[in-house]
Notes: Predicted 3D model of a 72-nucleotide RNA (transfer RNA) from Candidatus Iainarchaeum sp.
RNA sequence: GGGCCUGUAGUCUAACGGCUAGGAUGGCUGCCUUACACGCAGCAGAAAAGAGUUCAAUUCUCUUCGGGCCCA
Numbered sequence: 001g002g003g004c005c006u007g008u009a010g011u012c013u014a015a016c017g018g019c020u021a022g023g024a025u026g027g028c029u030g031c032c033u034u035a036c037a038c039g040c041a042g043c044a045g046a047a048a049a050g051a052g053u054u055c056a057a058u059u060c061u062c063u064u065c066g067g068g069c070c071c072a
Base pairs, nucleotide, nucleotide: 001071002070003069004068005067006066007065010025011024012023013022018055027043028042029041030040031039048064049063050062051061052060
């Protein structure tokens, strides 16, 4: 330099062109306990950025950025 794949809560992971983006783990609060842990209940937390297509985009297309693989 060229090609391919990939980017979703702190972490891991799902869904799918259409309702409020689901789950696990972690975090916080309350209950329980002498206390901690476990357990139970509840709460908060996420689409890399921009543009385009579309009635509607996390999903499709393009560019940029980050990560990975291959070739030179």
RNAcentral holds the sequence, with entries from ENA. Its mean pLDDT, the model's own confidence on a scale to 100, is 81.